Predicted 3D model of a 75-nucleotide RNA (c-di-GMP-I riboswitch aptamer) from Desulfobacula sp. Lineage of the source: Bacteria > Pseudomonadati > Thermodesulfobacteriota > Desulfobacteraceae > Desulfobacula.
């Protein structure tokens, strides 16, 4: 710079679902909690899903895809 991977190895994350807390809602936050996960790190650009007070506003990156930024390992 590129590629590759749960094969090792330090490590990371956190589904359902309880709890308290926001919000009209869809859902988020925080504690426990681990279903997976090599970017399930970060961005709502495009689509899909779903909310709602509906020709708009929202939410979802653990739904695809693009963007970007990173560790371990080869070359």
């Nucleotide at each position: 710079u590129c590629a590759u991977g749960a094969a090792a190895a330090a490590g990371c994350c956190a589904a359902a679902c309880c709890u308290g807390u926001u919000g009209u809602g869809a859902a988020g936050c925080a504690g426990g909690g681990a279903c997976g996960g090599a970017a399930a790190g970060c961005c709502a650009c495009g689509a899909g899903u779903c909310u709602u007070a509906u020709u708009a506003a929202g939410a979802u990156a653990g739904u695809c895809g693009g963007g970007u930024u990173g560790c371990c390992u080869g070359a």